[in-house]
Context: one part of a larger RNA
């Protein structure tokens, strides 16, 4: 000077405590470990590994295994022979291939004769190739602590020096924010703010969007004129600064109440992550040092595996019912996505979905019915009109192709399960809860993810304790 402490001081976080809702019990989906297997490719492992990488394992993917093939190669450059390329076709294979057969001649130089570019074949050896190994040899990119308020420098001071001052102290704050004091006086990364988004108001612009008034038709919808209000759109601009008042304070710096405002003290939400810390993570996104391997550790092809199943863990989803289920009836969103696409009316089927082909590069058309919820019927505490696995038939749709191993529909069948031990998680508001809608991925597959709205709560007395952090101090057989 660190580090620690069941030393001490002050302060802070859904850290407790006070609510509200889970998980730990059930089914199921998914990860992971274990097992097994010819393989069950690999990484990832306390918090920070386990719906992670994978924003899509039925071939492909694809790194595994098994068989059948290939060795200048599936890809690059150079050297050599042939041939333009290319297209149609036969046989043998499970394919990869092998072994034939037929059509066919471009472009640039040049009178031609040949040369060349590109491109396929064959061949020589320099190389290629390798998701082989070391993330503890490494770049670069993450994650952590942590959006925690820290980490540092220069000169100056003052210690023999490690090093200290400055950054300690008195206020203060969301903050090393800010003041004040001060052998310290200044700077820098970091905080703050400048960016995007929401919330009010003006301006400008009106199509595809709006529709108050005004005409005409239609009484069904802004349909036509027509209109520039309103909504919205999407550009610019105001607005919030502790700027005003009052208490409180050192007359700061801040605070606490008010008043005006949509909005008040960082308005709410992003993005943005100092200087380290784990020899954290990643050689399988990429690069890239060494090491290995070269008729294989490289390269093709089928066909299986990554989908297994005494079990043990995590995260989910659906429930255990009446603030609920089942039937009819009726309301109201936002945000996206659309040309190998979205695909209306309409017909056809209990239904998935088939037909259909209208319009739409979309504020035009379309996906596209919001669900909860709001009105009436039912059901009456029951393993049932809960619940919805499991399995049997029968289907529909993608795809070369749904055996191993897709999803979705009818129709029968109805498992466990009546609120879950010890134990543990998320949440401070439009948030927890709850309802549905969309997108990535993608030929098809979503309880994951990523976003968008609808409905909308309780509770914080306080910080002793539990955890996790900052500052000051004290101890230390630690470094």
């Nucleotide at each position: 000077u660190g580090a620690c402490g069941g030393g001490g001081g002050c302060c802070c976080g859904c850290a407790c405590a006070a609510g509200c809702g889970g998980u730990g019990g059930a089914g199921c989906a998914u990860g992971c470990g274990g097992u097994u297997u010819a393989a069950u490719u690999c990484g990832a492992u306390g918090c920070a590994a386990c719906c992670c990488g994978a924003a899509a394992a039925a071939c492909c993917u694809u790194a595994c295994c098994u068989a059948c093939c290939c060795u200048u190669g599936a890809c690059a450059u150079c050297c050599c022979g042939c041939g333009a390329a290319g297209c149609c076709u036969g046989u043998a294979g499970a394919g990869a291939u092998a072994c034939g057969g037929g059509c066919g001649u471009g472009c640039u130089c040049g009178a031609a004769a040949g040369a060349g570019a590109a491109c396929g074949c064959g061949g020589u050896g320099a190389c290629a190739g390798g998701u082989g190994c070391u993330g503890c040899a490494u770049g670069g990119c993450u994650g952590u602590c942590g959006u925690c308020a820290g980490c540092u420098c220069g000169u100056g001071u003052c210690g023999u020096g490690a090093g200290a001052u400055g950054u300690u102290g008195g206020g203060u704050u969301a903050a090393g924010u800010c003041c004040c004091g001060u052998a310290a006086c200044g700077a820098g990364c970091g905080c703050a703010a400048c960016c995007c988004u929401u919330g009010u108001c003006c301006u400008u612009a009106g199509u595809u969007g709006c529709c108050a008034u005004c005409u005409a038709c239609a009484u069904u919808a802004g349909u036509a004129g027509g209109g520039a209000a309103c909504u919205c759109u999407a550009a610019g601009g105001a607005g919030a600064c502790u700027g005003c008042c009052g208490g409180c304070g050192a007359u700061a710096a801040g605070u606490c109440g008010g008043a005006g405002g949509a909005a008040g003290g960082u308005g709410g939400g992003g993005a943005c992550g100092a200087u380290g810390u784990c020899a954290a993570g990643u050689c399988a996104u990429c690069a890239u040092g060494g090491c290995c391997u070269u008729u294989a550790u490289g390269g093709g092809u089928a066909g299986g595996g990554c989908u297994a199943c005494a079990c043990g863990c995590g995260u989910g989803c659906u429930a255990c019912a009446a603030u609920g289920g089942g039937c009819a009836g009726u309301a109201c969103a936002a945000a996206g996505g659309g040309a190998a696409g979205c695909g209306a009316a309409g017909c056809u089927g209990u239904g998935a979905a088939g037909u259909g082909g209208a319009g739409c590069a979309a504020a035009c058309c379309u996906c596209a019915g919001a669900a909860a919820g709001c009105u009436g019927c039912u059901c009456g505490u029951a393993a049932u009109c809960c619940g919805g696995a499991u399995u049997g038939a029968a289907g529909u749709c993608u795809g070369c192709a749904a055996c191993u191993c897709g999803a979705c529909u009818u129709c029968a069948u109805g498992a466990g399960g009546u609120u879950g031990g010890a134990a543990u998680c998320g949440c401070u508001a439009g948030u927890a809860a709850u309802c549905g809608c969309a997108g990535a991925u993608c030929a098809g597959c979503a309880u994951g993810c990523u976003g968008c709205g609808g409905u909308g709560a309780a509770u914080a007395c306080g910080u002793u304790c539990c955890c996790g952090g900052g500052c000051c101090u004290u101890g230390u057989a630690c470094a």